[in-house]
Context: one part of a larger RNA
Molecule: small-subunit ribosomal RNA, 3' major domain
Organism: uncultured bacterium
RNA sequence: UGACGGGGGCCCGCACAAGCAGUGGAGCAUGUGGAUUAAUUCGACGCAACGCGAAGAACCUUACCAAGAUUUGACAUGGGAACUAAAGCCCUAGAAAUAGGGAAAUAUCAGGUCUACACAGGUGGUGCAUGGUUGUCGUCAGCUCGUGUCGUGAGAUGUUGGGUUAAGUCCCGCAACGAGCGCAACCCUUGUCCUUAGUUGCCAUCAUUAAGUUGGGAACUCUAAGGAUACUGCCGAUGUAAGUCGGAGGAAGGUGGGGAUGACGUCAAAUCAUCAUGCCCUUUAUAUCUUGGGCGUCACACGUGCUACAAUGGCCGGUACAAAGAGAUGCAAAACCGCGAGGUCAAGCAAAUCUCAUAAAGCCGGUCUCAGUUCGGAUCGGAGUCUGCAACUCGACUCCGUGAAGCUGGAAUUGCUAGUAAUCGCAGAUCAGCCAUGCUGCGGUGAAUACGUUCCCGGGCCU
Numbered sequence: 001u002g003a004c005g006g007g008g009g010c011c012c013g014c015a016c017a018a019g020c021a022g023u024g025g026a027g028c029a030u031g032u033g034g035a036u037u038a039a040u041u042c043g044a045c046g047c048a049a050c051g052c053g054a055a056g057a058a059c060c061u062u063a064c065c066a067a068g069a070u071u072u073g074a075c076a077u078g079g080g081a082a083c084u085a086a087a088g089c090c091c092u093a094g095a096a097a098u099a100g101g102g103a104a105a106u107a108u109c110a111g112g113u114c115u116a117c118a119c120a121g122g123u124g125g126u127g128c129a130u131g132g133u134u135g136u137c138g139u140c141a142g143c144u145c146g147u148g149u150c151g152u153g154a155g156a157u158g159u160u161g162g163g164u165u166a167a168g169u170c171c172c173g174c175a176a177c178g179a180g181c182g183c184a185a186c187c188c189u190u191g192u193c194c195u196u197a198g199u200u201g202c203c204a205u206c207a208u209u210a211a212g213u214u215g216g217g218a219a220c221u222c223u224a225a226g227g228a229u230a231c232u233g234c235c236g237a238u239g240u241a242a243g244u245c246g247g248a249g250g251a252a253g254g255u256g257g258g259g260a261u262g263a264c265g266u267c268a269a270a271u272c273a274u275c276a277u278g279c280c281c282u283u284u285a286u287a288u289c290u291u292g293g294g295c296g297u298c299a300c301a302c303g304u305g306c307u308a309c310a311a312u313g314g315c316c317g318g319u320a321c322a323a324a325g326a327g328a329u330g331c332a333a334a335a336c337c338g339c340g341a342g343g344u345c346a347a348g349c350a351a352a353u354c355u356c357a358u359a360a361a362g363c364c365g366g367u368c369u370c371a372g373u374u375c376g377g378a379u380c381g382g383a384g385u386c387u388g389c390a391a392c393u394c395g396a397c398u399c400c401g402u403g404a405a406g407c408u409g410g411a412a413u414u415g416c417u418a419g420u421a422a423u424c425g426c427a428g429a430u431c432a433g434c435c436a437u438g439c440u441g442c443g444g445u446g447a448a449u450a451c452g453u454u455c456c457c458g459g460g461c462c463u
Base pairs, nucleotide, nucleotide: 007463008462009461010460011459012458013457015453016452019416020415021414022413023412026307027306028305029304030303031302032301033300034298035297042053043052064293065292066291067290068289069288070287073119077118078117079115080114082113083112089102090101091100092099093098121282122281124280125279126278130276131275132271133270134269135267137265142181143180144179145178146177147176148157149156150155161172162171163170187259188258189257190256192228193227194226195225196224197223198222202217203216206215207214231253234247235246236245237244238243296435309409313368314367315366316365317364318363319362325356326355327354330349331348335344336343337342375406380401381400382399383398384397385396386395422445423444424443425442426441427440428439
């Protein structure tokens, strides 16, 4: 000077408390450990690993294993030599890779074939040799510098103190005076209004129609470009001030809500398997190709989720209202066929025009009457649909049957302060298909509670 203390003071945070809904018990999904295995590829390990890398493991992916093959190589550049075809197509062998044979068109550059050689290749090792990227403390309010001053010096001062703030925010004081990186603002979005514009969107007035369908309209909604608006500006109280409390007006009030934005640094934190890269290792193999298998095993243990245990509910019928997205190797209407998954045919649409696309919870009516049930749907049997060379290992979905555990969960533990929690559905990326109950978004309905800071956890300042 720091760090630490079951030292002290001050302060903050869903940290506790006050509430609401969960997890921990059940079944299943998924990740991990362990065990198993020819292989169950690798990485990630308190918070900050465990629905994580993986925004898609049947083949491919794929890095693992077995078997079959290749050795200048699947890929790159250079050198050398010869050839005119090679690839593709057909036949034979084979699991394929590949090997052998056959027919035929094209040649300018090029391309292909062969080959001693240089070299290629490596998801081999080292994240404790590294770059880059990332997590975390933490969107916490801190971290420093110049000059001056003080101290023999390490250093101190400034940055402490009195107030105040979300904030080292601002004010006052002060041997300090200034400055930088952070804070805030500038950016995006949302909430209000205005202007401009009016199709594919809109429809108040006038006609018209089954229908904003058509004429018409430019008001409204909306769309999307530009602007306006909020500043403690005004009033009152309080205070030296900064500010704080209350009020008015206002769509919005004291950072209006949300996002992006992450200081100096910490953890030899993570990543050599995104990529790049030093060194080491390998070179008839630790490289490369192929088929099949594995990554999907299962006594068990843990994490994260989904579905439930029911009547604030289940089932049946009728009926209402979104937002945000995606679409050409695509989205696919209508009609017809099928109980259905789906199929046939096919209009429209590179989309405010057409399609995906009926939102669901809700509301109205009916039924069930507390039961392991008309709850719950696991599991299993059968029959099918679709994608795809191919659904055995190992896909999703449909129909019929079957109908397990489960009656609200021990110790313990998590999230959330408002359009939040809870609950309800919709869309997208990846993607042939899909193991998505995941993830990222979107809207619908829509609470309770906060006395307070003694305690638990984390953090800041002074001592």